This is a predicted complex of two RNAs, RNase P RNA and transfer RNA, with 462 nucleotides together.
RNA sequence: UCAGAUGGCCGGAUGGCUGCUCCACGCUCAAGCGCGGAGAGGAAAGUCCGGGCUCCACGGAAACACGGUGCCGGGUAAUACCCGGCGGGGGCGACCCUAGGGACAGUGCAACAGAAAGUAGACCGCCUGCGCGCUUCGGUCCGUGGGCAAGGGUGAAAGGGUGCGGUAAGAGCGCACCGCGUCGCCGGCAACGGCGGCGGCACGGUAAACCCCACCAGGAGCAAGACCAAAUAGGGACGGCGCAGGUCCUGUCUCGGCAGGGCCGAGGCCCGGUUUCCGGGGCCGCUGUCCGGGUAGGUCGCACGAGGCGUCCGGUAACGGCCGUCCUAGAGGAAUAGCCAUCACCCGCAAGGGUACAGAACCCGGCUUACAGGCCGUCUGACGUC
RNA sequence: GGGGCCGUAGCUCAGUUGGGAGAGCGCUACGUUCGCAAUGUAGAGGUCAGGGGUUCGAUUCCCCUCGGCUCCACCA
Numbered sequence: 001u002c003a004g005a006u007g008g009c010c011g012g013a014u015g016g017c018u019g020c021u022c023c024a025c026g027c028u029c030a031a032g033c034g035c036g037g038a039g040a041g042g043a044a045a046g047u048c049c050g051g052g053c054u055c056c057a058c059g060g061a062a063a064c065a066c067g068g069u070g071c072c073g074g075g076u077a078a079u080a081c082c083c084g085g086c087g088g089g090g091g092c093g094a095c096c097c098u099a100g101g102g103a104c105a106g107u108g109c110a111a112c113a114g115a116a117a118g119u120a121g122a123c124c125g126c127c128u129g130c131g132c133g134c135u136u137c138g139g140u141c142c143g144u145g146g147g148c149a150a151g152g153g154u155g156a157a158a159g160g161g162u163g164c165g166g167u168a169a170g171a172g173c174g175c176a177c178c179g180c181g182u183c184g185c186c187g188g189c190a191a192c193g194g195c196g197g198c199g200g201c202a203c204g205g206u207a208a209a210c211c212c213c214a215c216c217a218g219g220a221g222c223a224a225g226a227c228c229a230a231a232u233a234g235g236g237a238c239g240g241c242g243c244a245g246g247u248c249c250u251g252u253c254u255c256g257g258c259a260g261g262g263c264c265g266a267g268g269c270c271c272g273g274u275u276u277c278c279g280g281g282g283c284c285g286c287u288g289u290c291c292g293g294g295u296a297g298g299u300c301g302c303a304c305g306a307g308g309c310g311u312c313c314g315g316u317a318a319c320g321g322c323c324g325u326c327c328u329a330g331a332g333g334a335a336u337a338g339c340c341a342u343c344a345c346c347c348g349c350a351a352g353g354g355u356a357c358a359g360a361a362c363c364c365g366g367c368u369u370a371c372a373g374g375c376c377g378u379c380u381g382a383c384g385u386c
Numbered sequence: 387g388g389g390g391c392c393g394u395a396g397c398u399c400a401g402u403u404g405g406g407a408g409a410g411c412g413c414u415a416c417g418u419u420c421g422c423a424a425u426g427u428a429g430a431g432g433u434c435a436g437g438g439g440u441u442c443g444a445u446u447c448c449c450c451u452c453g454g455c456u457c458c459a460c461c462a
Base pairs, nucleotide, nucleotide: 001382002381003380004379005378006377007376008375009374010373012343013342014341015340016339017338018337020039021038022037023036025034026033027032041357045368046367048366049365050364051363052362053221054220055219056218059278060277061276062275063274064273067216068215069214070213071085072084073083074082075081086100087098088097089096090095101212102211106210107209108206109205123152124151125148126147127146128145129144130143131142133140134139160178161177162176163175164174165173179201180199181198182197183196184195185194186193187192225300226299227298228297235291236290237289238288239287240286241285245264246263247262248261249260250259251258252257267284268283269282270281271280293461294460295459307326308325309324310323312321313320314319344355345354346353347352387458388457389456390455391454392453393452396411397410398409399408405442413429414428415427416426417425435451436450437449438448439447
């Protein structure tokens, strides 16, 4: 210098004028006015995970169902996130990618092609016995019997790979190396790695197919929920479970019942995945779905929090601890804006135009996705110069 | 703001142990008719919303993105 890898940060600046929302103070009966202060993001997004918070009385135990996670160790409030490592794959390298448990618990699937697709297999082929024919006597053709998994061909995949020996031809048939399995020792918390012995290969793929194993998980969500105010009919239909008995009143009447209601009472129903048990709660019938009636007002939840920044300490790191310092939107059909001037950058010959992605809605930690342009740090490879 | 569902031909929709992309209407051409409609025959037409992954192989299984639809207030 060129080409890359990786980590982090910024993402228009300054000034003026006019507006908007909220808060504090002052004036004011009030409406409002004056003055001062604050006012979008790294993703506010997607809502993909995890929590706080709130309600379901939600307290406990067990089983089942449904869902999720899936190498090992650690971090954290928690996670599917993060950090460090292991194995596998890619790259000359810095480095990157990795849903990475189990296929001897069982079931299923593999179209087409192909001889054969999972207790393997003879289509072409190689070798050989016998018979007939031909012969240049080496062989060759045809038929038939047998051996072979080397070679060709099909396929995504053909039942270890390469080499040497061996054989009629072949074959883990034998040997060496690699792979695989297994045993022992060593290192490591572990995943796993290294070394040595043994085994001649048996054990193919698919679990983001059902499934098995281990672990995790109660459900709903701020339109959660709490309070105040206003209005209305606790009205109707169809279900589930239950309605022992006694007594009183009313109506009817064939004078024994029937229907409705009240009280006592045993008890019954319900409690948000299902069932069972214990404890507890609500109602007097309990409860589910649908139709219907009324109001569409206010306050809180709601801005101090697992909070931001900085020094030091522990840890390889994620992170944790101590101390100091700061307070930084809170609206509710929804404010955070518009214009002008100068500068910066981009496009354009110029006049001129433009400012990436994108706008909070209870809050927080992550992930993912979108993003013009710019800055800083560390590292790798190649070439050149000293 | 939060929950759920869907996207396949121009339109309406099927499509399961993952292997052929389909039906009806519409469109085009030809036949039939004096001409049209109806009808008959033949045909065209698809990035299965887009991208990535798992698998030998994806409309189908998993993840991300885009677009659309729908439900959720309180009181008695």